[in-house]
Context: one part of a larger RNA
RNA sequence: CACCGCCCGUCACGCCAUGGAAGUUGGUAGCAUUCGAAGCGGGUGACCCAACCUUUUGGGAGGGAGCUCUCGAAAAUGAAACCGAUGACCGGGGCGAAGUCGUAACAAGGUAGCCGUAGGGGAACCUGCGGCUGGAUCACCUCCUU
Numbered sequence: 001c002a003c004c005g006c007c008c009g010u011c012a013c014g015c016c017a018u019g020g021a022a023g024u025u026g027g028u029a030g031c032a033u034u035c036g037a038a039g040c041g042g043g044u045g046a047c048c049c050a051a052c053c054u055u056u057u058g059g060g061a062g063g064g065a066g067c068u069c070u071c072g073a074a075a076a077u078g079a080a081a082c083c084g085a086u087g088a089c090c091g092g093g094g095c096g097a098a099g100u101c102g103u104a105a106c107a108a109g110g111u112a113g114c115c116g117u118a119g120g121g122g123a124a125c126c127u128g129c130g131g132c133u134g135g136a137u138c139a140c141c142u143c144c145u146u
Stems, first nucleotide, its partner, number of pairs: 003109001005106001008102002011099001013096004018091003023086006031078004039071001041069004047064003052060003112133009
C1' cells in the first nucleotide's frame, strides 16, 4: 500500500491455561469417643527384706514384689476443616496462516453514536424508556481571534 480502507460478533478447526462438577485419591493441623505401653506420682500391700529401733525363732519403723487410681505415647473409630492430584460432562478465555455467516462501529458509516435499564434475536445486534454530546448539516444568538 490511504473506503477496492478499517473493523465487530457467532460458527468451524488446532494448541494452551483456567472455572464448575457426581465422585475417586493423597497430605496437614486439630476436635470428640474408645483403648491404653513405658514412666513419674497417689493408695493398698495378708507375700518378701541384711542394715535402724526393740532385745529375739518374734515385734516395730522403713523398703520391696504384687494389686489399683490419675496423668499418659502409639493405635482404632467418627463428624467436620484446609491444601493438592485426578474426574465423565458443562462453561467461558487467550493465541493461531487461513476458513464460514453476516455488516454492528469508524464519513450524517448509509437508522448519529454512546451510557444505564428492560425485553427480544444465528451473530455482530434490534426495539422500548431515561440520559449525554465525545453528533454531521442548516438557521439564529453570545463570546474570542484576524

About this RNA: The part of an RNA shown here (small-subunit ribosomal RNA, 3' minor domain) has 146 nucleotides and comes from a Candidatus Poribacteria bacterium. Its mean pLDDT, the model's own confidence on a scale to 100, is 81.